[in-house]
């Protein structure tokens, strides 16, 4: 330098055009002598950024940025 993949909750990841979800974690309550387990409820996200397409974008397209992989080049 070229190519490919990836970016969504604190963490690991689904979702792939029409009002953002799960597991774990966190908070409250119940349970217990207490803790754990279990039960009920809840908080938490400008869906990496900027543009574009569309009536409508987390989703499609372009560019940028971070991360990962492959190839090439150089001394």
């Nucleotide at each position: 330098g070229g190519g490919c993949g990836u970016a969504u909750a604190g963490c690991u990841c689904a979702g792939c055009g029409g009002g953002a979800g799960a597991g774990c974690g966190c908070c409250u309550c119940c349970c217990u002598g207490a803790c754990a387990c279990g039960g009920a409820g809840g908080a938490g996200g400008u869906c990496c950024g900027u543009g574009g397409u569309u009536c409508a974008a987390u989703c499609c397209c372009a560019c940028g940025u971070g991360c990962g992989c492959c190839c090439a080049c150089c001394a």
Molecule: transfer RNA
Organism: Acetobacteraceae bacterium